[in-house]
RNA sequence: CCACCGAUAGCUCAGUUGGUAGAGCGGAAGACUGUAGAUCUUUAGGUCACUGGUUCAAAUCCGGUUCGGUGGA
Numbered sequence: 001c002c003a004c005c006g007a008u009a010g011c012u013c014a015g016u017u018g019g020u021a022g023a024g025c026g027g028a029a030g031a032c033u034g035u036a037g038a039u040c041u042u043u044a045g046g047u048c049a050c051u052g053g054u055u056c057a058a059a060u061c062c063g064g065u066u067c068g069g070u071g072g073a
Base pairs, nucleotide, nucleotide: 001072002071003070004069005068006067007066010025011024012023013022019056027043028042029041030040031039049065050064051063052062053061
């Protein structure tokens, strides 16, 4: 320098052909318990890396940028 892959909740990751952003773990409250743990119920938590575009509508499609990874020269 070139090509490809990735970036989504505190952590690990889903999200199919564009149509309400989700799961597990973790956090909080409650039930249960002498207390705690386990279990059960409920719940909070998001600039979908950044920026511009297409569209009635973008995590998803297109351009550019940043960071990380892999391969090539």
The RNA shown here (transfer RNA) has 73 nucleotides and comes from Lytechinus variegatus.
Its Rfam family is "tRNA".
The sequence is in RNAcentral, with records from Ensembl Metazoa.